RNAcentral holds the full RNA, with entries from ENA and Greengenes. A computed fold for a 350-nucleotide part of an RNA from an uncultured Actinomycetes bacterium, annotated as small-subunit ribosomal RNA, central domain.

Context: one part of a larger RNA
RNA sequence: UUGGGCGUAAAGAGCUCGUAGGCGGUUUGUUGCGUCUGCUGUGAAAACCCGGGGCUUAACUCCGGGCUUGCGGUGGAAACGGGCAGACUAGAGGCAGGUAGGGGAGAAUGGAAUUCCCGGUGUAGCGGUGAAAUGCGCAGAUAUCGGGAGGAACACCGGUGGCGAAGGCGGUUCUCUGGGCCUGGUCUGACGCUGAGGAGCGAAAGCGUGGGGAGCGAACAGGAUUAGAUACCCUGGUAGUCCACGCCGUAAACGAUGAUCACUAGGUGUGUGUGGUAUCGACCCCACACGUGCCGCAGCCAACGCAAUAAGUGAUCCGCCUGGGGAGUACGGCCGCAAGGUUGAAACUC
Numbered sequence: 001u002u003g004g005g006c007g008u009a010a011a012g013a014g015c016u017c018g019u020a021g022g023c024g025g026u027u028u029g030u031u032g033c034g035u036c037u038g039c040u041g042u043g044a045a046a047a048c049c050c051g052g053g054g055c056u057u058a059a060c061u062c063c064g065g066g067c068u069u070g071c072g073g074u075g076g077a078a079a080c081g082g083g084c085a086g087a088c089u090a091g092a093g094g095c096a097g098g099u100a101g102g103g104g105a106g107a108a109u110g111g112a113a114u115u116c117c118c119g120g121u122g123u124a125g126c127g128g129u130g131a132a133a134u135g136c137g138c139a140g141a142u143a144u145c146g147g148g149a150g151g152a153a154c155a156c157c158g159g160u161g162g163c164g165a166a167g168g169c170g171g172u173u174c175u176c177u178g179g180g181c182c183u184g185g186u187c188u189g190a191c192g193c194u195g196a197g198g199a200g201c202g203a204a205a206g207c208g209u210g211g212g213g214a215g216c217g218a219a220c221a222g223g224a225u226u227a228g229a230u231a232c233c234c235u236g237g238u239a240g241u242c243c244a245c246g247c248c249g250u251a252a253a254c255g256a257u258g259a260u261c262a263c264u265a266g267g268u269g270u271g272u273g274u275g276g277u278a279u280c281g282a283c284c285c286c287a288c289a290c291g292u293g294c295c296g297c298a299g300c301c302a303a304c305g306c307a308a309u310a311a312g313u314g315a316u317c318c319g320c321c322u323g324g325g326g327a328g329u330a331c332g333g334c335c336g337c338a339a340g341g342u343u344g345a346a347a348c349u350c
Base pairs, nucleotide, nucleotide: 003322004321005320006319007304008303012318014201015200016199017198021194022193023192025088026087027086028085029084030083031082033081034080035077036076037075038074039073040072041071042070048066049065050064051063052062053061054060091191092188093187094186095184096183097182098181099180103177104176105175106174107173108172109171110154115149116148117147118146119145120144121143125136126135162169163168206247207246208245209244210243211242215241216240220236221235222234223233258317259316260315261314262313263312266295267294268293269292270291271290272289273288274287275286276285299306300305323350324349325348332343333342334341335340
């Protein structure tokens, strides 16, 4: 490789867009490239297989046939795939009318709280712990009232609730802006699916330059604990956390479950929309669609479990796996300011 696999045993790329390629709806005509078929040429001999002959037999050898799975020529078939031409509307997209939303970017703004500063009241403690101590406080702290400064995060609502491709997104307002869903069935007419390379996005930490710095807090210092305590606990505290711009490109980036399409019992919540019913009206109730949960049949599974949001039944395309360690290491390439990332072995060993 073949085969078999990828929720938890090794294995789904973090996510999306998209190039080549692969695959692709209904229908008519045509072509005859693939496909099928007749005839024919060639496919050396030997070998091999089948039948028969010759050495007393066999090995060996001789004769005939087959095989040589292929290639070429020529005649034909036209269902399926392809090409060409035309048509269609169920896929896909556009349009119109609605609609929910922490989707994204920028700007502005609000209240609570912490800290600090100023002033008032007030006096000896405060703080912290398992208990303490370090620490703060008569230079007036803690507590309390008034005023001010500044940064960060947005209580309640808040919800197996919403939105987003993923990462992720939550006070309020405005501006700009992406996507979805529903209804209509007006338009285009297969324009589709996937996607090697490639491009973009991508938590936290980290890096560069310049700001900012309230709280928290790696490192660090001190106090405890302890046999020790480079920890857990306490008092402090620098980077960082925040902003702008530029890098990094990784995570248990998880549903540990690639994308798309079709099909396959039910029951019960919840979000949004539409239609119906009902009503003075909002509800309620019924149906459908799109999401999001739970339970559960068939089926699947090693089991656990999954079960219309499949891990069921099928189809297309991509990625990946092939005993453990060595090792996601070494070397080389590419990328990066660096940290490092990506690609990715072998010896040896069990």
Its Rfam family is "Bacterial small subunit ribosomal RNA". Its mean pLDDT, the model's own confidence on a scale to 100, is 89.